[in-house]
Molecule: SAM riboswitch aptamer (S box leader)
Organism: Salipaludibacillus agaradhaerens
RNA sequence: UUCUUAUCACGAGAGGUGGAGGGAAAGGCCCUAAGAAACCUCAGCAACCAGCCGGCUUUAUGCGGUCAGGUGCUAAUUCCUGCAAGAAGACAACUUGCAAAGAUAAGGA
Numbered sequence: 001u002u003c004u005u006a007u008c009a010c011g012a013g014a015g016g017u018g019g020a021g022g023g024a025a026a027g028g029c030c031c032u033a034a035g036a037a038a039c040c041u042c043a044g045c046a047a048c049c050a051g052c053c054g055g056c057u058u059u060a061u062g063c064g065g066u067c068a069g070g071u072g073c074u075a076a077u078u079c080c081u082g083c084a085a086g087a088a089g090a091c092a093a094c095u096u097g098c099a100a101a102g103a104u105a106a107g108g109a
Stems, first nucleotide, its partner, number of pairs: 001109008013042005021031003026081003043074003048070002051066003055063002057060001078101001082098005
């Protein structure tokens, strides 16, 4: 870099350095000198993987519990967007489903 699978409505921020950007991309809408990105320290959230179970039954590529070792995360639903459907003609809004793109984890090339 790419492929596969799973998840993405929950949750969780202070300090220091820094000094103007940031929220993937485009459009929108936001955040930001009451201090952006980035880095460091400490704290926290979650439980994908690993570990453990003197847990379960349908023995499976299963479910559950526990722990916090490897990752990840700590503004806004993945901040919103496409398509279809839902009440009565359209728009907007709302709800549901599906897709695209993306993020994270695990495995493969």